[in-house]
RNA sequence: GCCCGGGUGGUGAAAUUGGUAAACACGUACGACUCAAAAUCGUAUGCCGCAAGGUUUGAGAGUUCGAGUCUCUCCCCGGGCA
Numbered sequence: 001g002c003c004c005g006g007g008u009g010g011u012g013a014a015a016u017u018g019g020u021a022a023a024c025a026c027g028u029a030c031g032a033c034u035c036a037a038a039a040u041c042g043u044a045u046g047c048c049g050c051a052a053g054g055u056u057u058g059a060g061a062g063u064u065c066g067a068g069u070c071u072c073u074c075c076c077c078g079g080g081c082a
Base pairs, nucleotide, nucleotide: 001081002080003079004078005077006076007075010026011025012024019065027045028044029043030042031041032040046055047054048053058074059073060072061071062070
């Protein structure tokens, strides 16, 4: 240099053909249970905002009524070729 695969909340990840982004699990906080703890169970849990609401898929642009998904450029990670 060229060719593939990937980048989504604190973590692992899902999202069918473009149609509510974050299901599910872990973690965390609080509570229940217990003499106390573990285990188990319940509730909450991206960010901003008092709220209404707004915002977030590596970055930026494009197509579209609508983009995590399609197109282009760039960045990062892994693999292959030279």
RNAcentral holds the sequence, with entries from ENA. Transfer RNA from a Patescibacteria group bacterium, 82 nucleotides, folded computationally. Model confidence (mean pLDDT): 82 of 100.